Source information
This is a predicted structure of a 75-nucleotide RNA (c-di-GMP-I riboswitch aptamer) from a Planctomycetota bacterium. The prediction has a mean pLDDT of 83. Its Rfam family is "c-di-GMP-I riboswitch aptamer". Its family is annotated with cyclic-di-GMP binding in the Gene Ontology. From the family's description: GEMM was predicted in a large-scale screen for bacterial structured RNA regulatory elements.
RNA sequence: UGCGGAAAAAGGCAAACUGGUCGUAAGGCCGGGACGCAAAGCGGAGAGCCCUUCGGGGGCUGCUUCGCUACCCGC
Numbered sequence: 001u002g003c004g005g006a007a008a009a010a011g012g013c014a015a016a017c018u019g020g021u022c023g024u025a026a027g028g029c030c031g032g033g034a035c036g037c038a039a040a041g042c043g044g045a046g047a048g049c050c051c052u053u054c055g056g057g058g059g060c061u062g063c064u065u066c067g068c069u070a071c072c073c074g075c
Stems, first nucleotide, its partner, number of pairs: 002075004012037002017032006035062001041068006047061005
């Protein structure tokens, strides 16, 4: 550096639900929680779903794909 793995070790993220709060709403943020995740880290694109004041408006994705980066182990 490339590929593979997630058994071990050290860690990380966090579904549903929930307390508070912001928002017309979908939803977002903080806290609890832990179904799961070897990229469930970041970015682009697609697709899907949802909301709407129906506007070249808004939101979510742990769905697909591409790119970038990363701990441990093995080859």